The part of an RNA shown here (large-subunit ribosomal RNA, domain V) has 581 nucleotides and comes from a hot springs metagenome. The RNAcentral record of the full RNA draws on SILVA. It matches the Rfam family "Bacterial large subunit ribosomal RNA". Rfam links the family to the GO terms ribosome and structural constituent of ribosome. Its mean pLDDT, the model's own confidence on a scale to 100, is 83.

Context: one part of a larger RNA
RNA sequence: CCCGUACCAAGACGAAAAGACCCUAUGCAGCUUUACUAUAGGUUGUCGUUGUUAUUUAACUUUGCUUGCUCAGGAUAGCUGGGAGACUGUGAAGCCUGGACUCUGGUUCAGGUGGAGUCAACCUUGAGAUACCAGCCAGGUAAUUUUAAAUAACUAAUUUGAGUGCAACUAACUCAAAGACAGCGGCUGCCGGUUAGUUUAACUGGGGCGGUUGCCUCCUAAAUAGUAACGGAGGCGUCUAAAGGUUGGCUUAGCUAGGAUGGAAAUCUAGCCUCAAAGUACAAAAGCACAAGCCAGCUUGACUGCAAGACCUACAAGUCGCGCAGAUGCGAAAGCAGAGUUUAGUGAACCGAUGCGUCCGAGUGGAAGGCGCAAAGAUCAUCGGAUAAAAGUUACGCUAGGGAUAACAGGCUGAUCUUGCCCAAGCGUCCACAGCGACGGCAGGGUUUGGCACCUCGAUGUCGGCUCGUCCCAUCCUGGGGGUGAAGUAGCUCCCAAGGGUUUGUCUGUUCGCCAAUUAAAGGGGCACGCGAGCUGGGUUCAAAACGUCGUGAGACAGUUUGGUCUUUAUCUGGUAUGGG
Repeated sequence: CCCGUACCAAGACGAAAAGACCCUAUGCAGCUUUACUAUAGGUUGUCGUUGUUAUUUAACUUUGCUUGCUCAGGAUAGCUGGGAGACUGUGAAGCCUGGACUCUGGUUCAGGUGGAGUCAACCUUGAGAUACCAGCCAGGUAAUUUUAAAUAACUAAUUUGAGUGCAACUAACUCAAAGACAGCGGCUGCCGGUUAGUUUAACUGGGGCGGUUGCCUCCUAAAUAGUAACGGAGGCGUCUAAAGGUUGGCUUAGCUAGGAUGGAAAUCUAGCCUCAAAGUACAAAAGCACAAGCCAGCUUGACUGCAAGACCUACAAGUCGCGCAGAUGCGAAAGCAGAGUUUAGUGAACCGAUGCGUCCGAGUGGAAGGCGCAAAGAUCAUCGGAUAAAAGUUACGCUAGGGAUAACAGGCUGAUCUUGCCCAAGCGUCCACAGCGACGGCAGGGUUUGGCACCUCGAUGUCGGCUCGUCCCAUCCUGGGGGUGAAGUAGCUCCCAAGGGUUUGUCUGUUCGCCAAUUAAAGGGGCACGCGAGCUGGGUUCAAAACGUCGUGAGACAGUUUGGUCUUUAUCUGGUAUGGG
């Protein structure tokens, strides 16, 4: 070196199972509820099945009777028309009794008495006689018709029970109870996780929690424009009939000095300073004194129909505007004016509603409906707006995927951690440096907590213990030295040194730690926080269950508690022992 045999399991990110954790999907399913929309069921009302009678009440039809008072005026004049006479021995005026109404003044009815008159055109009034006749209005009352409701009663629909009958029972019949209710059917308001179908946003240095989502201004932005981030700062979701138009005029702020109340600042005077240190409806930026700032006069161009040409731009949108026509304001005129110094002050379609129109109008004329123009209804704010209409939970979960994205380990980094060094204020009686060392600075290491998300989600098993080790030195002990604020002993500190060694227990799943007893010492780390195809399985981290807390609930909790399947016959590399060549 080659070939065997027996064995060990460190590696082949070993085998097995398209990861169950995590995220994603306008995926699925189970469950919950004060998510949304339906719905079984319950209940309300009404109609039908559904008939009879009476009373009361209400409304209505018809008829009779009755009531009708501002002021003026004889006085309680409902309205209008006809009208010169009407009533009376079939009993007028007056008087008595009783009833009704009432504005307390009277009106009217019935009975008795009485025995011959009473009233009307006259004067006041808008209107003239209840003298007489007719019609009408408003209210009251009596009767009547119809309807409705309530109550009471009935029996024949209908319901229930018992019986006869029959082999048996539904049919039929008899009796009893109930009774036009109930039951059933149609429509309907309310309740309604009982059941069902669904929804429950995205961005995101994983996801969740938090924050944000449209528009304006500045910086980032790299001297045209544009330009991202969960980069740094702020604003808007309006306002104004003057804060718009035009014509004419004016100059602010600050400082100093003076001056009643009056003060640091009110208003007044003088000076200085001077492109502005003020002001501009509102944030910022850019502008503006020739003013766009401030004041006054007159006003409505904060107009209608258009629009050459441009800016911006994926689209859709957005922006500026010469000039023309009509009508107008201001100005002597030239001219200026289609809002505001500019840039925010916002919402596409659909839908229904409104105003206007010389448009269309299903044979014709209309109408319905549509169309055109105008303008309103959106925190559609997830602001290019999925629907008119929508929340949760899953550890009982499932699928498709992802190392495009988290938890372990590795990698990069090294803020944090740890070790060392530089400077030396100060402490150390004196003396910076025996021993320390503030404020600061510079490195090393890669054991902590992190950051990043680079291999791995068609799987790299995760804490601790056991077993077995191996390496580093920044050395705990043992060994050799320097300094000392080293007398000795004992120490402190630094240098060299990794050969060997570095305990046993109580508690806890613990690593760690506290404690006890020892020891020369009871070192710190790396090896996938060494080691589960070597063991364990106490912890964590499935399904069961309970407590506390949270939640309406389903359920949830780096809260607690009890329980809970650890598979793999070794092909190769590696290793141990042994045999042969």